A computed fold for a 74-nucleotide RNA from an Ignavibacteria bacterium, annotated as transfer RNA.
NCBI's taxonomy places the organism under Bacteria, Pseudomonadati, Ignavibacteriota, Ignavibacteria.
RNAcentral holds the sequence, with entries from ENA and MGnify.
[in-house]
This record gives sequence, C1' cells and structure tokens, in this order.
RNA sequence: GGGCAUUUGGCGCAGUUGGUUAGCGCGUCCCGUUCACAUCGGGAAGGUCACUGGUUCGAGUCCAGUAUUGCCCA
Repeated sequence: GGGCAUUUGGCGCAGUUGGUUAGCGCGUCCCGUUCACAUCGGGAAGGUCACUGGUUCGAGUCCAGUAUUGCCCA
C1' cells in the first nucleotide's frame, strides 16, 4: 500500500427485509427479606448506536468519507 471483518450503557453481547418507546445478561443504586452478610423477590438510574455527511416520510440498520481494533496479502 491492497483486501476482509469489528465499533451499540461500566463490562460482555442481541437488534430479522429500514418502521411504533434500542433490548438481554452481569455489574451499580434503592426497597423488602436477615442480628448482619450472601442468596432470593421488587424497583430505578445509566446509551448523542465510533465520527462527519448523504439517501429516505422514516436510519443502530442503506450509501460515501474518516477513525479504531483484529486478521490476511504484498
């Protein structure tokens, strides 16, 4: 230099053919249970979906560029 893939709460990941409020597990916080802790039950907070632009009535999803990480080729 060329090719392919990845990027979504603190961490690990879903998200179907573009469509109604972006979810799941763990973690965090609160309440109950306990003398207390753990477990268990209930609830809550936390996301500019890597960035910029475009297409569309509508974008996490499609397109272009940039960036990140990984693999392959030279």